[in-house]
């Protein structure tokens, strides 16, 4: 540094909750049934039960399929899985002496946009200082051919300085008036070919003088995924009340045929239209007179179920590098609801400090984070102390 | 238990990639005989920790805190 695991033990006393058995106050004329107190026996939190951050099961919205749009999410490649933003293996990049760790890691020649301040210039680049050069000007030197320097105007130059987070490949040699991929070597980069690999990608070759740098956790493009709400979902029973009121929205449709009827009309069948969980289209199917939303008022603050046998746990073997999968065997392990699972004492364990010559012993202090609420798989966060492996 | 929203000076309250407004309150000064009112000036803040970015109050992730809604019957 990484991976995995444990996270107090035993006994006594007093309690809490659930289940089973015994018992039986009370209810009744008797029996049955139900049942208070009590007795006995058994079960009783976690690695995170937490945050509610992801994913799924399950339930309701009749339901199911296809295409498109919108919205949201994910983003190297391959695999695992019920599924995932998780896990495993690999690739690439970065960090570390190292074990090892980290990466939202597609696209910036589809488009739009952003880059404050500073700076000459910030996006089809740019000349402030500097360097070089032409002309003019002034001074000086001179062997009279010119040379150096000051100032001005113009041109060349991206090597150097300076600004900035970022200034359009890097180093070296050549080259040049000075410079510059201008030329060359190496490195980097780009597309092409070959080889290896399922792939990401890697290695090699020849070519190109370098070509449009950054931000997509900005809009966006591409690919893939996703219906919504949630156990206070939902179902049943019971009690009570005023089985009420107001406002708003969508509806109670159309055609044909048959039957009944004096008629109005009613019933049936079929077709069309309407509605069916983001929107549109479409296919199958469903549906028929009420339904939905908001506000006010009334009642209740109960019980059962969902709900504890499940993508369950443990062990062995097999397949796989692994995540994981398969076969066989064994086991059943909380179920509360103003919400149980606790408190005290004793002994021991562990840690720290002190006394102490060492072991031993004695004394004092500490023993964490935290409490199931339909259930699983992950992630993240909190955590005294300890163990194992590399 | 579940589902949402929000954290900016002492208080209220804008801003949403580039030096964070405004009002009240506070402090100092002026005015006044002293105060109030008024005028001038001034200090104080993006809940915390990471990440993306040149740069984060803003974007993304995690944590902490605060607030709200959701029982049943008719």
């Nucleotide at each position: 540094c990484a991976a995995g695991c444990c996270g107090g033990a035993u006994g006594g006393c007093c309690g809490c909750u659930c289940c089973g058995c015994c018992a039986g106050c009370g209810u009744u004329g008797c029996g049955u049934a139900u049942c208070a107190a009590g007795g006995c026996g058994g079960g009783g939190a976690g690695g995170a039960a937490a945050g509610u951050c992801c994913g799924g099961g399950c339930u309701c919205c009749a339901u199911g399929g296809a295409a498109g749009c919108a919205c949201g999410g994910u983003g190297c490649c391959g695999g695992a899985u019920a599924a995932u933003u998780u896990c495993c293996g690999g690739c690439g990049g970065g960090g570390g002496c190292g074990a090892c760790c980290c990466c939202a890691g597609g696209g910036a020649c589809a488009g739009u946009g952003c880059a404050a301040c500073a700076g000459a210039a910030a996006g089809c680049a740019a000349a402030c200082c500097g360097c070089c050069u032409u002309c003019c000007u002034a001074c000086g030197c001179c062997a009279a051919g010119g040379c150096u320097u000051u100032g001005g105007a113009g041109g060349g130059u991206a090597a150097g300085g300076g600004u900035g987070a970022a200034a359009g490949g890097g180093u070296g040699c050549g080259g040049u008036a000075a410079g510059a991929g201008c030329g060359c070597a190496c490195c980097g980069c780009g597309g092409c070919c070959u080889u290896g690999g399922u792939a990401a990608c890697a290695a090699g070759g020849a070519c190109g003088g370098c070509a449009u740098g950054g931000c997509a956790a900005a809009c966006c493009c591409c690919a893939c995924c996703g219906g919504g709400a949630g156990c206070a979902a939902g179902a049943c029973c019971g009690a009570a009340u005023a089985g009420g009121g107001g406002c708003g929205g969508c509806g109670c449709g159309g055609g044909a045929g048959c039957g009944g009827g004096c008629a109005a009309c009613c019933g049936c069948u079929u077709c069309c239209a309407g509605u069916c969980u983001g929107c549109u289209u479409u296919c199958a199917g469903a549906u028929g007179a009420g339904c939905c939303g908001c506000c006010c008022g009334g009642g209740u603050u109960g019980g059962u179920u969902g709900c504890a046998g499940g993508a369950g746990g443990c062990g062995u073997c097999c397949g796989g590098u692994a995540a994981c999968g398969g076969a066989c065997g064994c086991c059943c392990a909380a179920g509360a609801u103003g919400a149980a699972u606790g408190g005290c004492c004793a002994u021991c364990g562990c840690c720290g400090c002190g006394c102490u010559u060492g072991a031993a012993g004695c004394g004092c202090g500490g023993u964490a984070c935290a409490g199931a609420a339909c259930c699983c798989g992950g992630c993240u966060u909190a955590c005294a102390g300890g163990c194992u492996u590399g | 238990g579940g589902c949402c929203a929000c954290g900016u000076g002492g208080c209220g309250g804008a801003g949403u990639g580039g030096u964070g407004a405004c009002g009240c309150a506070g402090c100092g000064g002026a005015c006044u005989g002293c105060a109030a009112a008024u005028c001038c000036g001034u200090a104080u803040a993006c809940c915390c920790c990471g990440g993306u970015u040149c740069g984060a109050u803003u974007c993304c992730g995690g944590g902490c805190g605060u607030g709200g809604c959701c029982u049943c019957c008719a």
This is a predicted complex of two RNAs, RNase P RNA and transfer RNA, with 464 nucleotides together. Rfam match: Bacterial RNase P class A. By type it is a ribozyme. Its mean pLDDT, the model's own confidence on a scale to 100, is 79.